[in-house]
Context: one part of a larger RNA
Parts: sequence; structure tokens; C1' cells
RNA sequence: UUGGGUUUAAAGGGUGCGUAGGCUGUGCUCUAAGUCAGGGGUGAAAUACCGUCGCUCAACGUCGGGGCUGCCCUUGAUACUGGGGUGCUGGAGUGCGGAUGCCGUUGGAGGAAUGAGUGGUGUAGCGGUGAAAUGCAUAGAUAUUACUCAGAACACCGAUUGCGAAGGCAUCUCACGAAACAGGCAUUGACGCUGAGGCACGAAAGCGUGGGGAUCAAACAGGAUUAGAUACCCUGGGUAGUCCACGCAGUAAACGAUGAUGACUAACCGCUGGCGAUAUAGUGUCAGUGGCCAAGCGAAAGCGAUAAGUCAUCCACCUGGGGAGUACGACCGCAAGGUUGAAACUC
Repeated sequence: UUGGGUUUAAAGGGUGCGUAGGCUGUGCUCUAAGUCAGGGGUGAAAUACCGUCGCUCAACGUCGGGGCUGCCCUUGAUACUGGGGUGCUGGAGUGCGGAUGCCGUUGGAGGAAUGAGUGGUGUAGCGGUGAAAUGCAUAGAUAUUACUCAGAACACCGAUUGCGAAGGCAUCUCACGAAACAGGCAUUGACGCUGAGGCACGAAAGCGUGGGGAUCAAACAGGAUUAGAUACCCUGGGUAGUCCACGCAGUAAACGAUGAUGACUAACCGCUGGCGAUAUAGUGUCAGUGGCCAAGCGAAAGCGAUAAGUCAUCCACCUGGGGAGUACGACCGCAAGGUUGAAACUC
């Protein structure tokens, strides 16, 4: 490079926005760059190929022919691609009035639980385990009750539910912001798809500065277990952390292990949000979300209109195992480290 692939065998980028690039609906018209046809020029000779001929044959040589797939000029063709013009409405967008949701940001409010403080009642245990012990308790614990304080998380509803690009999002509520959806009408008129670089977002843990610190809890301490026990179990403490603000970091089994967009391909049973007409119970339709399956696909498991089926466009990635996501270099980072990413050797 060709060809083949990417749910699970190697392989879909964590996600979005978007630059260049690639690709791009439909009618008419002009052009003729790509494309196609005719003509002309050139494409030296030798070599090579085909056919004769000459050296006794051959190598070698002579003559003839075709070819030299190309380039340039010119005359035409106009289906397709490109370019110019003018339209169209089906793709895409905008407006109007609807309705939906744990979508985002900020402020306010709430109850249960936990821990702590003070007072009351009350007395000898409490706690914990496989069994115990460490631990707490006559300086009155555990239990119960009243008041107060603090921080964090929001039981039931709750779902096979919903929303969000992904990460993710759940007490109630004001405000602000965003989005997709259905319906009919109006409107713009291809304004589209994808997207190397780039930019933004990105769980948890971690880092910096400042706050907060109830619970839980790496590290640490003690008690057990054990041959040992730097663990699993228990207790206590308790630092970091867990929470908040601002900044950094940029990774995950960031998973549907399944890139995005569009089109097409039997049925049946649900759920969520709309809509229409009958008429109050079933049915239809659009968007989403599940189950089971026809054809088809698949090595099989399985997938099956939310495809892993049949096609089209664009991007990313794979090429035996280990060495290794390592070394070196570069870029980024306060650091931890991240991104890019080999080879020797070995099987």
C1' cells in the first nucleotide's frame, strides 16, 4: 500500500462544540475545468515484442511492422462531477401558543437520624463476637425524658420511571438559565452531515490556599485469630480525607465493553410525554424507553426498526504473546503523574 476488521477474540476517541478537509436534496438554464469522442503534432535512435532474411546453427546482425499505455493543440458532445445564474420545499432552522422532567446555577426553609452539652427519672451493668477481650460504667454509664448546639445526608414515594452530550442528577421552595418533545399554522430557502488539529466539559481518589469538621474513616494504636497475621473480626482514638469557596489535576470496567448522521427491512405485548377523532372504553399516530421475536446477520453466546440486518458519507482505532503503556525524547503539571510512545531480547 492493497485487502480484512473493531459487543465478548487485537481494535470506537470519556463527552460535546467546532476550524481546515471530505461528502452533500430537487427543477430549469449557461459554461465546458474534470469526463467522453473525432482530427493533428510529438512520443529520437538503440533496447524490448512480432514477422522475414544473413553468418553451416546459435549467440550476433539486417530489414519491416506494431507498440511506446503519455503530453500538447484543435473541433465537438453535455449524462454525471465541478463552476455561474435563477427557482422549489421534502433535509435543516426560526416564530406563535402548549405541556414535561432527580437538567444546571444561586438563595431561603424543613423533619427524621447521629454525635455533643445541661437538667430530670433510674440502677448495675453496657457494648461487642463464632467465642472473647481491649473499651465505657457507682466521679452514676447503657436505657428513658425535656431543652439546646453542630455538621452531613435526604427514608417512604421509587419504578422494568424520568432528565442530561457524557461525567452525572432525588426533601420542599423563590429567582435566573438551558434543552429536547407533540400539534397546527406561518416563515427562511440547502443555510446540511462528519470533523484531523483546536477549544470546552469531564466520577472517585489526589494537590494548593482559606474555612468547616457531626458521621464514617486510609495511615496509626490496642484486643482477638493464627505457627506467624504488618490482614480478614472487634474497640478506641483519630490525622489526612469525606463537606464548602476558589484554583489545579484530566484519569476510570469514563461500559450498551457497541463512534456520529441519514435511508430502508414481518409481527406481537408494555411503560413515559403529547396530539386527533369517536365517545369514556378501546383504538390510531409522533417522540422516547423496555420485553419477545420474522427475515437477515453472527464462530457462537446472541443481535434483531434503540441492529451486531441491508446501504451511503465522514472520523477514530487494530495487525501474535511477553518485554510495555515500559525506556528515551518532547509537550503539559506545584507534585503525584498525564499525553505521545519504541527497541534489543524472548516464546
The part of an RNA shown here (small-subunit ribosomal RNA, central domain) has 347 nucleotides and comes from an uncultured rumen bacterium. The full RNA is in RNAcentral, with records from ENA and SILVA.